Description:
This is a predicted structure of a 73-nucleotide RNA (transfer RNA) from a Clostridia bacterium. Lineage of the source: Bacteria > Bacillati > Bacillota > Clostridia. It was read from a public genome assembly.
C1' cells in the first nucleotide's frame, strides 16, 4: 500500500427476497419467602459505527468514510 471480514440495546448475537428492529443475560417494578437465591407476571432500554445517495420505503442496495480482525505486499 493492496485485498477480504465485522460493526444492531449495558453484554453476547438473530434479522430470510427492501415492506412497524428482535431474542437471551443483565437491569428496574411488582408477586411468592420470615428474609435472600430461585420461580412466575410486567416493564425500561436503539440515531442499526459515522455521512451521503437509490427508492413510496434502508439494519439490509451503492459510494465515501472510521474502528476492530485477518491475509498479502
Nucleotide at each position: 500500500g493492496c485485498u477480504g471480514g465485522u460493526g444492531u440495546a449495558g453484554c453476547u448475537c438473530a434479522g430470510u427476497c427492501g415492506g412497524u428492529a428482535g431474542a437471551g443475560c443483565a437491569g428496574c417494578u411488582g408477586a411468592u419467602u420470615c428474609g435472600u437465591a430461585a420461580u412466575c407476571a410486567g416493564c425500561a432500554g436503539g440515531u442499526c459505527g459515522c455521512g451521503u445517495g437509490u427508492u413510496c420505503a434502508a439494519g439490509u442496495c451503492a459510494c465515501g468514510u472510521c474502528a476492530c480482525c485477518a491475509g498479502c505486499u
Its Rfam family is "tRNA". Rfam's curators write: Transfer RNA (tRNA) molecules are approximately 80 nucleotides in length. By type it is a transfer RNA.